[in-house]
Context: one part of a larger RNA
């Protein structure tokens, strides 16, 4: 280390529990609110964190009832105090009180906070402060008032409103109104009149009492349920969408107006000869009465077999009154009678009685016994009882009689619903006839152009919005689905109305074949809680000790945690990490195996080791079996998906526990079963506790045919009687189950996306408004001045000046290089370089611009760590022809991977294939014979083409010849013909073999054929082999086509090896033949027999080619007359043949190759040389002595023959007359094949007995468990589930006993019902592993000694050392929110450790007239009274209001604390108001006076013009006289304007105050140089104090240390700034003495005024100070000198001066004016007195913020010391801080 085995430890499943949840009934409720709601913040309890309760009367107050002993809610005990028969606590009813905040209403606001007015009031001398009340807008009534403009009207004042504002779950009604998504794609269309918005209303709402329906009969409002009906229709006639009437039921209910006519009243217009009117008729008598319109009110009067009105007639009590007077008649009016009716409509109000309920409550029957058992009895036994009470719950297990309770009777001051009743209130004519008055107007229609509805335009009727036009009154009008006409129904344009219906935030009660803590609500508990997230929004986990805490007393180890004993308990392995306590995982002991050995980890054989127990044998020593472990061997490449095809190196799982995927409603269609059958059957609703019992509308069948009239067992077509098509013979229907489908989310889980409302600009873009930064150094633009030069410029040259998207470099901003980090320190940094740094620069704070939108010096960049369209929620469970995944078990049977269409090619229809059932009944198939079509393999060239070579040769071309014509030649092409040889898928004179078709017989009885019917799956196929295409006659390639195998197929063989060979697995067997391959060894079977070949390890890789390897054939030479080979010689002469050539002699080349000697010998095979020589060779001859040479064909070999970790191309070892190759032969061996034997199941068979029994998708069919319900029957504390270990039984799922644990429930058997089996989805949760005691421990200096303390690298203290020091120091904003101090503490939290902490407890701490805000004011921008706009919401906006990051505004030094200090002491000052004194100085008053509007009386005068008057001319008429229209010039009054004059007096003249109104001021940009100062600093021989050496020297120009002090007051300096006065006026929206104008004068180096640092004085005889004395634990006391110089600012003077140009906030406060107010008022100083609300600890470049962290990052402003240095660089140092949690 493995494997078993006890025992533990982890963890928290299982079982049982249930306080909580889910559904669903049944009643009752169903709106609250400005009388301040919902819903909240804060408070509130003697000590109080949460929850509940409650509001300053605060876990509660009063009354009234109701109950009766305790009580002070709950987590949650204690302590302390108290109430309580005088009836508490507690329950009901009605009261009371209710802080702030929210509609939020007195104005503001960052909700719970901050500031007001007014009225009383309380306190103050008195401001100042307190209390109570009350102050929001809009609407509606009224009064009053009142512009443009005159009635008036808008406004507007004021008075009344219990009006309205917001909130609510579903439900209702309406306005806006999508997309995913269906249509396999997509626009009409559908999703859908949904979702969402947003209006509006109620306990319901909506509708409603016919201008309807219908059909020739008839009905009678609405609504709701069954049904018509998936009809009738609509519909890219697609997907889909879908009425209506009638019928059957719930429930019931009707009414008021408008007109006609009377009448009253008002208004206007009309009207007066008393006609017309006053109810009629007479007298009389009034008489602006009267008519006419219009308005308002009362009567009247409400229909559709038309109604009303008027007019006639007629019918119907009694008093009582009434009109101009009388009488008389009718009429009206009241009242009483009679009838009716009402509190929801029809009118409309409050009440009282009585009763049933409701809101607390009372009463309620009945057991004991056991020495059974137990911790405990209710369980067993026994022997009673009660029940109109046996429901349920709780007591220590299971209770009818123990306790609560139940049936079942009874109960209410008060409050309330509901029914009565009772008073009350209200109402009451009806009929006949006449007449033609009235019967709902921008309204019906009509047109254009939408919408509902089924109805999408369609032949579209109706119904409605818009918009044009635009009518009738009953003889009208409207519908009846275009229109007509006839008939029939209606009676629009005005209005109300209960119930039946829907819905459930909400009370009650009750019920569950609903869950039982990963379920059931997201929450069984501190849950809408932690926690995320700017925000809208998101959103967990977590139950159980026990009957009863009896929660461990004393003792031991321990600093403690924790443990051991004792001790309760029935039990502590029930000990607050608690019942039960699986699994993963992690341990301990024990047996046992392993240290030469390789892998799916099992399985079969097997030696050995162990022994508790058992069991069998036994010589009693032991063997053996069962049991654990297992050396050794043989065979063996997981699981699951996806695939032709996975051990696959293709997918998915780290392990285990729980959860986790075909359901459900309604419809269709089959199957099986059951009723009932030519018939079956109810919906809804009724009744009833209920089982059921009615209920017959409907619905299927029971007749079919046709387009359809229509006919009918037939009917349609047709002339038909024909023929054919459909039909006519087989029951149907209504429940249960099941199969499959439709319509729904349809078996789960999964998008990317679309759309709608809504959060977001704290990040970042851009912009607005307002504030701050930017050492230090360079450079020298214009301009100016001075010289020069010039006619005069120009120009030149010195200075002087200081521009610049100039220049170098720090802060700051950036992010180019590299490096390093990359599971980092960091979810973008870090180190070293490096861009830019006065500018398009960087920055704080507040604000704006939103998603198809925004901002973009433009990158598709940003827009909260997300952007080619943010996020959050919702339509939503979008779809997903795509991928995964789909949970027990046996049995039968068995597929495809093909045609045929498709926007189709991985889908998908149909068919085919494959199940099941029924039917039929050899129709299948094979095989034989016989009989058939064909054109293919072959083969052929006779056709159609190609091809070869010859011949012959038309014809063409060359040559020759040529005047022409012809001729003559051709190694030139060359058709046809001939003669050989050939090709062809689209050639065929021919022409098989299979396959194919028919008969006919045989064999076969098979999971064959075939037909009808329910259910599928498949429609990616792969290889071989053949026969074809393509492709290179490549491909483990593609594509067809016949067959096989895989798939879906196991076995045996091919070393392993889906597709090859051989063979089809029901089961078992240590049995047998065999097949395919085998037989030397691994390895079962021959070293078998005979013959031949290889020699190459060929066997046991491969071609062209190539080789004297070897065997076997053949053919053709030579050869004893000696062949091949070899070795001895010969190899010659004419001649160096000729020619050629410098030379060519055999051998550079042409040419020609003959002679001769010869045994041979080329005018020569090579080699060779300038050429020659030289050496060969053919040739010969000897010498040997037999075969030798060539060529062809074939059978085994050999070369060709190079890859990468290592032989590595037989599996291996090894093999050679094999173990290789051929040939022939015998034998064996080999498979899950076949046979033997023996079971199983399924078919057939009467049987005997045959037969069958691989299996992926599939289809059938039987079964086994879980969870629940019903009967029935068991078990159970003598011990249930549930877990753990053995046993056993079944064909499988599975099941039964036992033993331990357990400590209260459960089993069987039938039937029922399901949230009904898990191993995989990159599944969900939780809990354990592996990586691994690994990686790290996050920038950086620590050492010593002391202390504390169970314990010290870290904690405290000391010494020393190191770092930092334009910070790593200190003070503010911002943000955090007690982190601050002091005591304690160490369980967690601190990257280790802790005695420490920024951690936990518990106590503490923040003190303000002057600091910051707020009572002061503006900017951007927000909000907004009216207002403008807009389907709603709602958007803009005015007066206003708000809004700082600016304006404005009064305090400073010291000291003090464990923690605050400009807050507290102390000292010194200031600012506002208030009283109170003193005092200067106005004024009133009085007295005197003047001035003098508006009004009024009255003179006068100008102009103006009416009427009329005058004159001049026109015109047209004339009776000629004129007249009459019109024009022009004059002429004229009143009024008006002016001036005068009387009265008459406001009010001026005279103080102060003094506007919300006018004015000035406040009130600004950038850059730049120079100057006075100061502050800090530095120095000191000066002044103080201390010291004089522990080691030589040191009284010195010796060392050391020190040498301050605000604000205010006063002075007014350096320096800046500015002209005074005067009269006038038209401008400043009304005035102005005031500002603005211009005008006069006087000034203009000054005066004066105005501002201004600094200095300096007091302030201060103080504080403060080195050091010395004292104290040790906040004990203090004494207290010197406090001067000079020099340096020298980013600070002040200065918001100054200069200088550019881009020209650089409002407003209040502050100073003047005047309008106004005004009788007492102002200024000074002095003294008392007042001064409100918030903040205020502590971090703040960081361990307290922002960044998931005590994170190398980020974060705005101040202060800036020394020495070197331009410097804030940079380097050392001081104050000061630090040594960084390993």
């Nucleotide at each position: 280390a493995g494997c078993c085995a006890a025992c533990g430890g982890u963890g928290g499943a299982u079982g049982c529990c249930u306080u909580g949840g889910c559904a669903u009934g049944u009643a009752c409720u169903a709106c609250c609110g400005a009388u301040g709601a919902a819903g909240g913040a804060c408070g509130u309890g003697g000590g109080u964190g949460g929850c509940u309760g409650c509001g300053a009367a605060a876990a509660g107050c009063c009354a009234c009832g109701g109950g009766g002993a305790g009580c002070u809610g709950c987590c949650u005990a204690c302590c302390a105090a108290g109430c309580u028969u005088c009836g508490a606590u507690c329950c009901g009813u009605g009261g009371a009180u209710g802080u702030c905040c929210g509609a939020a209403u007195g104005g503001g606001g960052a909700a719970a906070c901050c500031c007001g007015g007014c009225a009383c009031u309380c306190g103050u001398a008195a401001u100042g402060g307190g209390g109570u009340g009350u102050c929001a807008c809009u609407c509606c009534g009224g009064u009053u008032u009142g512009a443009a403009u005159a009635u008036a009207u808008a406004g507007a004042a004021c008075c009344g409103g219990u009006a309205g504002a917001g909130g609510g779950a579903a439900c209702u009604g309406g306005g806006u109104g999508a997309a995913u998504u269906g249509a396999a794609a997509c626009a009409u269309c559908u999703u859908a009149u949904u979702a969402a918005c947003c209006c509006a209303a109620g306990g319901a709402a909506a509708a409603g009492a016919a201008a309807g329906c219908a059909a020739c009969a008839g009905c009678g409002a609405c609504u709701c349920c069954c049904u018509g009906a998936g009809u009738a229709g609509c519909g890219g006639c697609g997907a889909g969408c879908g009425a209506a009437a009638u019928g059957g039921g719930a429930u019931c209910a009707g009414c008021c107006u408008a007109a006609a006519c009377c009448u009253g009243c008002g208004u206007g217009g009309u009207g007066u000869u008393a006609a017309a009117g006053c109810u009629u008729g007479g007298u009389g008598g009034c008489g602006u009465u009267g008519c006419c319109a219009c308005g308002u009110a009362g009567g009247g009067g409400u229909u559709g077999u038309g109604g009303g009105a008027u007019c006639u007639g007629a019918u119907a009590g009694a008093g009582a009154g009434g009109g101009c007077a009388c009488c008389a008649g009718a009429c009206c009016u009241u009242u009483c009678a009679c009838a009716g009716a009402g509190u929801u409509a029809c009118a409309a109000a409050a009440u009282u009685g009585c009763g049933u309920g409701c809101u607390a409550g009372c009463g309620g029957a009945a057991u004991c016994g056991g020495u059974c058992u137990g911790g405990a009895a209710a369980g067993c036994c026994g022997a009673g009882c009660c029940a109109c009470a046996g429901a349920g719950g709780g007591u220590a297990a299971u209770g009818g009689c123990c306790c609560c309770g139940u049936a079942c009777g009874c109960g209410a001051a008060a409050g309330u619903c509901c029914g009565c009743a009772a008073a009350c209130u209200c109402u009451g004519a009806u009929c006949a006839g006449a007449c033609a008055c009235c019967c709902g107007a921008g309204u019906a229609g009509c047109g254009c152009u939408g919408g509902g509805u089924c109805c999408g335009u369609g032949a579209a009727a109706c119904c409605u919005g818009g918009u044009g036009u635009g009518a009738a009154u009953c003889u009208g009008c409207g519908a009846a689905g275009a229109c007509c006409a006839c008939u029939u129904c209606g009676u629009a344009a005005g209005g109300c109305u209960a119930a039946g219906u829907a819905u459930a935030c909400g009370u009650a009660c009750a019920u569950g074949a609903c869950c039982g803590a990963u379920a059931g609500u997201g929450c069984a508990c501190u849950a809408g809680u932690a926690c995320c997230g700017u925000g809208a929004g998101g959103g967990a986990a977590a139950g159980g000790u026990g009957a009863a805490a009896a929660g461990u007393a004393c003792c031991c180890c321990g600093g403690g945690a924790g443990g051991g004993g004792a001790g309760u308990g029935a039990a502590a392995u029930a000990g607050u990490a608690c019942c039960u306590g699986a699994a993963a995982c992690c341990g301990u002991u024990g047996g046992u195996u392993u240290a030469c050995a390789a892998g799916c980890a099992g399985u079969c054989a097997a030696a050995g080791u162990g022994u508790c127990g058992u069991c069998a044998c036994u010589u009693c020593g032991g063997u053996g079996g069962c049991c654990a472990c297992g050396a050794u061997g043989g065979c063996g490449u997981g699981c699951c998906u996806u695939u032709u095809g996975a051990a696959g190196a293709a997918u998915g799982a780290g392990c285990c526990u729980a959860c986790g995927a075909g359901u459900u409603c309604c419809g269709g269609u089959g199957u099986g079963u059951g009723g009932c059958a030519a018939g079956g059957u109810u919906a809804a609703c009724c009744a009833g506790u209920g089982a059921u019992g009615g209920g017959u509308a409907g619905c299927c069948g029971g007749a079919g045919c046709g387009a359809a009239a229509g006919c009918g067992a037939g009917u349609c077509u047709g002339a038909a009687u024909a023929g054919g098509g459909c039909g006519u013979a087989u029951a149907g229907u209504c429940g249960c189950a099941u199969g499959c489908u439709g319509u729904a989310g349809a078996c789960c889980c999964g998008a990317a996306g679309c759309c709608g409302a809504g959060u977001g600009a704290u990040c970042u873009a851009u912009c607005c408004a307002u504030g701050g930064g930017c050492a230090g150094g360079u450079u020298g633009a214009a301009g100016c001045g001075g010289g020069g030069g010039u006619a005069a410029g120009a120009c030149c040259u010195c200075g002087u000046g200081a521009a610049g998207g100039a220049c170098c470099g720090a802060a700051c901003c950036g992010g180019u290089g590299u490096a390093g980090g990359u599971u980092g320190a960091a979810a973008a940094c870090u180190g070293c370089a490096c861009g830019g740094a006065u500018g398009a620069c960087c920055u704080g704070u507040g604000g704006a611009u939103a998603g198809g939108g925004g901002u973009g010096a433009a990158a598709g960049g940003c827009c909260a760590a997300u952007c080619a369209a943010a996020c959050u929620c919702g339509g939503u469970g979008a779809u997903a022809g795509c991928u995964g995944g789909u949970u027990c078990u046996c049995c039968g049977c068995g597929a495809a991977a093909u045609g045929c269409a498709u926007u189709u090619a991985g889908g998908u229809g149909c068919a085919g294939c494959g199940u099941u059932g029924c039917g039929u009944g050899u129709u299948c198939a094979g095989c034989c014979a016989c009989g058939g079509a064909g054109g293919u393999a072959g083969a052929g060239c006779a056709c159609u083409g190609a091809a070869u070579g010859g011949g012959u040769u038309a014809g063409g071309g060359g040559g020759c010849c040529c005047a022409c014509a012809a001729g003559c030649u051709u190694a030139c092409c060359g058709a046809c013909c001939c003669c050989a040889a050939u090709c062809a898928a689209a050639c065929u004179c021919c022409g098989a073999a299979u396959a194919c078709c028919g008969u006919g017989g045989c064999u076969c009885c098979a999971g064959a054929g075939c037909g009808c019917a329910g259910c599928a799956g498949u429609g990616a196929g792969a290889c071989c082999a053949u026969g074809g295409g393509g492709g290179a006659u490549g491909a483990g390639c593609u594509u067809c086509a016949u067959g096989g195998u895989c798939g879906a197929g196991a076995g045996g063989g091919a070393a392993a090896c889906a597709g090859c060979c051989c063979a089809g697995a029901u089961c078992g067997c240590c049995g047998g033949c065999u097949a395919a391959g085998g037989c030397c060894c691994c390895u079962a079977a021959u070293u078998c027999u005979g013959g031949a070949c290889u020699a190459a390890g060929u066997g046991g890789u491969a071609a062209a080619c190539g080789a004297u390897g070897u065997g076997g054939g053949a053919u053709c030479g030579c050869a004893u007359a000696g062949a091949c080979a070899a070795c001895c010689a010969a190899g010659a002469g004419g001649u160096u043949g000729g020619c050629u050539u410098a030379g060519a002699a055999g051998c550079a080349g042409c040419c020609a190759c003959c002679c001769u000697u010869u045994a041979a010998a080329g005018a020569g095979u090579g080699c060779g040389u300038a050429a020659u020589a030289g050496c060969u060779c053919a040739c010969u001859g000897g010498u040997c002595g037999a075969g030798u040479g060539a060529u062809c064909c074939u059978g085994c070999g050999c070369g060709g023959a190079c890859a990468a970790u290592g032989u590595a191309a037989c599996g291996g070892g090894g093999c050679u007359c094999a173990a290789g190759u051929c040939c022939a032969g015998a034998g064996c061996c080999g498979a899950a094949g076949c046979c033997g034997c023996g079971g199983a199941u399924u078919g057939c068979g009467u049987a005997a007995g045959c037969a069958a029994u691989g299996g992926u998708a599939g289809c059938g069919g039987a079964g086994c468990g879980u969870c629940g319900a019903c009967u029935a029957c068991g078990g159970g504390u003598u011990g249930a589930a549930g877990c753990g270990g053995g046993g056993g039984a079944g064909g499988a799922a599975u099941c039964c006993g036992u033993c331990g644990u357990g400590g209260a429930c459960u089993g069987u058997a039938g039937u029922c019902g399901a949230g009904u089996g898990c191993g995989a989805a990159u599944g969900u949760a939780g809990g354990c592993a592996u990586g691994a005691g690994u990686a790290g421990c996050g920038a950086c200096a620590g050492a010593g000694g002391g202390g504390u303390g169970a314990g010290a690298a870290a904690c405290c203290c000391c010494u020393c050392c190191a770092c930092c020091g334009a910070a790593a120091g200190c003070c503010c904003a911002a943000g955090g929110g007690u982190u601050c101090c002091u005591g304690g503490g160490g369980a967690a939290g601190g990257c280790u450790a802790a005695u420490c902490c920024u951690c936990c407890c518990a106590g503490g701490g923040u003190a303000a007239g002057u600091c910051g805000g707020g009572a002061g004011c503006u900017a951007a921008g927000g909000c907004g009274a009216g207002g403008c706009c807009g389907a709603u919401a709602g958007g803009c906006g005015u007066a206003g209001u708000c809004g700082a990051u600016g304006c404005a505004c009064a305090a400073c030094g010291g000291g003090u604390u464990g923690a605050u200090a400009u807050u507290c002491c102390c000292g010194u000052a200031c600012c506002a108001c208030c009283a109170u004194g003193u005092u200067c100085g106005c004024g009133u008053c009085c007295g005197a006076g003047c001035c003098a509007a508006g009004c009024u009386a009255u003179u006068g005068a100008u102009g103006c013009u009416a009427a009329g008057g005058g004159c001049c001319g026109u015109u047209c008429c004339u009776u000629c006289g004129g007249g009459a229209a019109g024009g022009g010039c004059u002429u004229g009054a009143c009024c008006c304007u002016c001036a005068g004059u009387g009265g008459g007096g406001a009010g001026g003249u005279u103080a102060g105050c003094g506007a919300a109104g006018g004015g000035g001021g406040g009130a600004c940009g950038c850059a730049g140089g120079a100057g006075g100062a100061u502050a800090c600093g530095u120095g000191a021989u000066c002044c103080c104090a201390g010291g004089c050496g522990u080691u030589g020297g040191u009284u010195g120009u010796c060392c050391u240390g020190g040498g301050g002090u605000a604000a205010g007051u006063g002075u007014g300096u350096a320096g800046g700034g500015c002209g005074a006065g005067g009269a006038c006026c038209a401008g400043g929206g009304a005035a102005a003495u005031c500002c603005g104008g211009g005008c006069c004068u006087c000034a203009u180096u000054a005066a004066g005024c105005c501002u201004g640092a600094g200095a300096c004085a007091c302030g201060a005889u103080g504080c403060c100070g080195a050091g010395c004395c004292g104290a040790u634990u906040u004990a203090g006391g004494c207290g010197a000198a406090g001067u000079c110089a020099c340096u020298g600012a980013g600070u002040c003077c200065a918001u100054g001066c200069u200088g550019c140009c881009a020209a650089g906030a409002a407003a209040a406060g502050c100073c003047g004016c005047u309008a106004g107010c005004g009788a007492g008022c102002u200024g000074a100083c002095a003294u008392g007195g007042u001064g409100c609300c918030c903040g205020u600890a502590c971090c703040c470049c960081a361990a307290a913020c922002c960044a998931a962290c005590u994170c190398a990052g980020g974060u705005g402003g101040g202060c800036g010391g020394g020495u070197a240095g331009a410097g804030a660089a940079u380097a050392c140092c001081a104050a000061g801080g630090u040594g960084a949690u390993u």

The part of an RNA shown here (large-subunit ribosomal RNA, half A) has 1782 nucleotides and comes from Ferrithrix thermotolerans DSM 19514. Its mean pLDDT, the model's own confidence on a scale to 100, is 83.